Predicted 3D model of a 369-nucleotide part of an RNA (small-subunit ribosomal RNA, central domain) from an Armatimonadota bacterium.

[in-house]
Context: one part of a larger RNA
RNA sequence: CUGGGCGUAAAGGGCGCGUAGGCGGUGAGGUCUGUCCUCCGUCAAAUCCUUCGGCUUCACCGAAGGGCCGCGCGGGGGAUACUGCUUCACUCGAGGGCAGGAGGGGAGAGCGGAAUUCCCGGAGGAGCGGUGAAAUGCGUUGAUACCGGGAGGAACACCGAAGGCGAAGGCAGCUCUCUGGAAUGUCCCUGACGCUGAGCGCGCGAAAGCCGGGGGAGCAAACCGGAUUGGAUACCCGGGUAGUCCCGGCCGUAAAAGAUGGACACUGGUCCUGGGGAGCCCCGGCCCCGUUGGCCGGCUGAUUUUUCCAGGGCGAAGCUCACGCGAUAAGUGUCCCGCCUGAGGAGUACGGCCGCAAGGCUGAAAAUC
Numbered sequence: 001c002u003g004g005g006c007g008u009a010a011a012g013g014g015c016g017c018g019u020a021g022g023c024g025g026u027g028a029g030g031u032c033u034g035u036c037c038u039c040c041g042u043c044a045a046a047u048c049c050u051u052c053g054g055c056u057u058c059a060c061c062g063a064a065g066g067g068c069c070g071c072g073c074g075g076g077g078g079a080u081a082c083u084g085c086u087u088c089a090c091u092c093g094a095g096g097g098c099a100g101g102a103g104g105g106g107a108g109a110g111c112g113g114a115a116u117u118c119c120c121g122g123a124g125g126a127g128c129g130g131u132g133a134a135a136u137g138c139g140u141u142g143a144u145a146c147c148g149g150g151a152g153g154a155a156c157a158c159c160g161a162a163g164g165c166g167a168a169g170g171c172a173g174c175u176c177u178c179u180g181g182a183a184u185g186u187c188c189c190u191g192a193c194g195c196u197g198a199g200c201g202c203g204c205g206a207a208a209g210c211c212g213g214g215g216g217a218g219c220a221a222a223c224c225g226g227a228u229u230g231g232a233u234a235c236c237c238g239g240g241u242a243g244u245c246c247c248g249g250c251c252g253u254a255a256a257a258g259a260u261g262g263a264c265a266c267u268g269g270u271c272c273u274g275g276g277g278a279g280c281c282c283c284g285g286c287c288c289c290g291u292u293g294g295c296c297g298g299c300u301g302a303u304u305u306u307u308c309c310a311g312g313g314c315g316a317a318g319c320u321c322a323c324g325c326g327a328u329a330a331g332u333g334u335c336c337c338g339c340c341u342g343a344g345g346a347g348u349a350c351g352g353c354c355g356c357a358a359g360g361c362u363g364a365a366a367a368u369c
Base pairs, nucleotide, nucleotide: 003341004340005339006338007323008322012337014204015203016202017201021196022195023194025090026089027088028087029086030085031084034082035079036078037077038076039075040074041073042072048066049065050064051063052062053061054060093193094190095189096188097186098185099184105179106178107177108176109175110174111173112156117151118150119149120148121147122146127138128137164171165170209250210249211248212247213246214245218244219243223239224238225237226236261336262335263334264333265332266331269314270313271312272311273310274309275308276307277306278305279304282298283297284296285295286294287293318325319324342369343368351362352361353360354359
């Protein structure tokens, strides 16, 4: 390499948009590129086999005959199912229109209440705080506890959930403005416009960290004390600076996890949750009026049945070493991408690219087992 694999053994890229490429729905015509059949040519000599001959023999050499199939390549003729190209058409894939709904999806602006801290005032008078127990600390310059007023920053209790939205990271007080996506219904329009996606390009990307400017209530790396201890550069306690917050610019990592790439199709059930639709029931109105039946409407709410999408539980078959997975597959198949190939050295060295730096990406080898 092939083969075999990638939930947990090594292995799914953090996520998206897309370029090249690969792959691609249904019907018909044309062509005949691939594909298939047939024929011809070609596939040098030497080498190989048989016989004979030449060096004393062998090796070696020479001659004649045989073999050199096949594949491949070139040419002629033919086949047309599939593939390609091309023309016409289709609607189920894909996209669009319209309708009424759902949502912590994103961005900006404004507003709100509770709480912590600080400041001012009142009242009060000896402790408070903290722990396993203490001490450091705070307090007669009046603390803690209580009341009133004010300032400022950050986060949004209950609702809240097995719940929702987003491609992922992630998203939660309320209102407004701008804005993305998905689902459902209709089956109106376009007519394959699709899937995937590199070693290619662009964008997004928690926390921490970095640069410049602001902000700073609480919390809190570092740091300083108090304890604990043999020691205690910790766990506990009292303080406390970066930081945490905002704006602009970087960084580009993670147990970025469902440790499970994306798309499509197929394959028993059962229970629940969220969103949409349909039907029944129910309610109201009208018509006929004889129970009944028919028509229209229902914002909202409840019941039940059903359908599509999404989120979960348990499980048939099947899969799996097992655990487990099981229509949200790790089942059965197809297409495309990424990745793995004993441990360790090592995500290191070197080189390159990126970065202000921290460092990131790419990424070995020897010795050793």
Lineage of the source: Bacteria > Bacillati > Armatimonadota.